[in-house]
Context: one part of a larger RNA
RNA sequence: UGACGGGGGCCCGCACAAGCAGCGGAGCGUGUGGUUUAAUUCGACGCAACGCGAAGAACCUUACCUGGGUUUGACAUGAUGCUGCAAGCGCACGGAAACGUGUGACCUUCGAGGGUGCAUCACAGGUGCUGCAUGGCUGUCGUCAGCUCGUGUCGUGAGAUGUUGGGUUAAGUCCCGCAACGAGCGCAACCCUUGCCGUUAGUUACCCGUGUCUAACGGAACUGCCCUUAACCGGGAGGAAGGUGGGGAUGACGUCAAGUCAGCAUGGCCCUUACGUCCAGGGCGACACACACGCUACAAUGAGAACGACAAUACGUAGCAAACCCGCAAGGGGCAGCGAAUCGGCAAAACGUUCUCUCAGUGCAGAUCGGGGGCUGCAACUCGCCCCCGUGAAGGCGGAGUUGCUAGUAACCGCGUAUCAGCCAUGGCGCGGUAAAUACGUGCCCGGGCCUUGUACA
Numbered sequence: 001u002g003a004c005g006g007g008g009g010c011c012c013g014c015a016c017a018a019g020c021a022g023c024g025g026a027g028c029g030u031g032u033g034g035u036u037u038a039a040u041u042c043g044a045c046g047c048a049a050c051g052c053g054a055a056g057a058a059c060c061u062u063a064c065c066u067g068g069g070u071u072u073g074a075c076a077u078g079a080u081g082c083u084g085c086a087a088g089c090g091c092a093c094g095g096a097a098a099c100g101u102g103u104g105a106c107c108u109u110c111g112a113g114g115g116u117g118c119a120u121c122a123c124a125g126g127u128g129c130u131g132c133a134u135g136g137c138u139g140u141c142g143u144c145a146g147c148u149c150g151u152g153u154c155g156u157g158a159g160a161u162g163u164u165g166g167g168u169u170a171a172g173u174c175c176c177g178c179a180a181c182g183a184g185c186g187c188a189a190c191c192c193u194u195g196c197c198g199u200u201a202g203u204u205a206c207c208c209g210u211g212u213c214u215a216a217c218g219g220a221a222c223u224g225c226c227c228u229u230a231a232c233c234g235g236g237a238g239g240a241a242g243g244u245g246g247g248g249a250u251g252a253c254g255u256c257a258a259g260u261c262a263g264c265a266u267g268g269c270c271c272u273u274a275c276g277u278c279c280a281g282g283g284c285g286a287c288a289c290a291c292a293c294g295c296u297a298c299a300a301u302g303a304g305a306a307c308g309a310c311a312a313u314a315c316g317u318a319g320c321a322a323a324c325c326c327g328c329a330a331g332g333g334g335c336a337g338c339g340a341a342u343c344g345g346c347a348a349a350a351c352g353u354u355c356u357c358u359c360a361g362u363g364c365a366g367a368u369c370g371g372g373g374g375c376u377g378c379a380a381c382u383c384g385c386c387c388c389c390g391u392g393a394a395g396g397c398g399g400a401g402u403u404g405c406u407a408g409u410a411a412c413c414g415c416g417u418a419u420c421a422g423c424c425a426u427g428g429c430g431c432g433g434u435a436a437a438u439a440c441g442u443g444c445c446c447g448g449g450c451c452u453u454g455u456a457c458a
Stems, first nucleotide, its partner, number of pairs: 001458002003455003007452007015442002019405005026296008034287002042053002064282007073123001077122006089104006125271002128269003134265002136260003139256001141254001146185006152161003165176003191248004196219007205210002222242001225236003285424001298398001302357007315344002319338002324333003364395001369390007411434007
C1' cells in the first nucleotide's frame, strides 16, 4: 500500500422486510450427471455450466460407430513428362452407395495451344493436442462509482497528498473548506425509441377532401418561474409531461492463468495408403436412477356449448394464398389478388350474454396405449408433425428449502417472427390485450461503495 475480520461508523441494491405469483410433490418436454452402448461426437461445471454453443440432429448437418472404397487425394498453387486421346454427357453391367469396368457421339487453324486425364514431385488435408503459448470475441464483479496522470508539496524510502473533511446527489453529482493546482478514462449529456403540440407531404388509410394514421422536420422541460434556501432538499403554479418523464443502446482501470484452438485466425506438437477423404447403414433420440429449467394440471373466480366485441409487432413471389367446392377434421381441389399502408396468412384470446354440469378422481385433468387417416420429404422402422375414433394413468395445491417481480410492472391472455422441406418450439426474440397487491423500516441474510481500526496474510 492492499486484502481480510462472526471490528466500528456512514450509505446503497427486489438484499431483507411488506406483498403477489411460482418452483420443490404429479405427468410430460428440454438440458445435464450417471449408467449403458460398436458409437451413444465434442465443448460448457458455484454465482457467471445444465431450453447453454444448437436461430431447427430422419439422410444431409456430423465432428461418433460399423462396414465398403480411395491415396496428388473432396479443395488450392506450382514444376516435369506423356496424352488429338477423354474428363464431363448418354447407354450397359456389377454394387447398398461411393465407385469400378466396358462402350458411343462431339470443337479446332491439323503445327500446336486452351482444356482434360495419367505418372512423378513439391504439397494439400486434419472439428487431432495444447484457451496454462496466443489474436480476436465474450461472460463476470457492475451502470457499481470508481480508476489514474502531470506539476508542486511532504516522507531516507515504499509511498502519501490531490481522491481525505462538512453538506449533498442516482453519480469522484455539485457546493464549501483544505498544500495543493489542474487534467484524463469513467458519471451525466450528445444517439435511438415512447408520451404532447405544430409544419410539410399525403399514396394504397378514411367520412372523398379530410388527416385517425403514415414519416420527415421542428417545438416543448431548463429547478426556467413563485415560496423557502449558502448549496441542496421540500412545497406550489402552469403544463401532455417535472425535477434523470418511461424504455433502450452505451460497460472506466482492472479481477477470475474465467470461457472459446469446434465460428474464425494463429505459434508449437502430432497424423500423412491415415488422426486425410468418399459412401451406405447406425448413433448423437439408449434408461434402474439423480439434478436443472420449463409446459399442462389437480378444477366451479371452473369445464363444455352457442352467439357477440375489441389489438399490435412482424411476415409473404422457389412465397402468402382469398372466395367457392369436397371432407367430422387434419387436409385436398381451386385459382382471384399481391414483390404488398392496396392482396393474403388474420380466427385475436382472455372478455361479454345465454344454457348445461353441482363437488364427484367427476362432464376435472390429459399421460399412456389400440385403430384409422392427412402432410412434408428420395426416404418418417430406429426417429417427424398434424387430424379423427376409442382408451383414459398420476394428480386432492405439494417436506426441508428456494425463485421472480416496485406499475402499465407482476400475474393472466392470446398474436407474430428468425432458423426452417418438414419438425419433436412447451425454447429464443418480439408484439399487443386485461390488469393488481405491497414497501413500517434497515436490526438481520446476500452483494457492493466510502472512511476508520486490528493483523503473525500478500
Predicted 3D model of a 458-nucleotide part of an RNA (small-subunit ribosomal RNA, 3' major domain) from an uncultured organism.